[in-house]
RNA sequence: GGCCCCGUCGUCUAGCGGUUAGGACGCCGGCCUUUCAAGCCGGAGGUCGCGGGUUCGAAUCCCGUCGGGGCUA
Numbered sequence: 001g002g003c004c005c006c007g008u009c010g011u012c013u014a015g016c017g018g019u020u021a022g023g024a025c026g027c028c029g030g031c032c033u034u035u036c037a038a039g040c041c042g043g044a045g046g047u048c049g050c051g052g053g054u055u056c057g058a059a060u061c062c063c064g065u066c067g068g069g070g071c072u073a
Base pairs, nucleotide, nucleotide: 001072002071003070004069005068006067007066010025011024012023013022018056027043028042029041030040031039049065050064051063052062053061
């Protein structure tokens, strides 16, 4: 250089072009407890790597680009 795969809350991860982007752990608050942990209840946290395009509608399809990984010369 060429080809392929991956990028979604802090982390890991799910998500037929159309319902509010869901779950686990973590974090915060409450309950419980003498206290802590565990348990139970609630909450915050995402503009889906970035830019553009297609579409009535894009995390999802297309193009470019950035980062990571693999194969190949």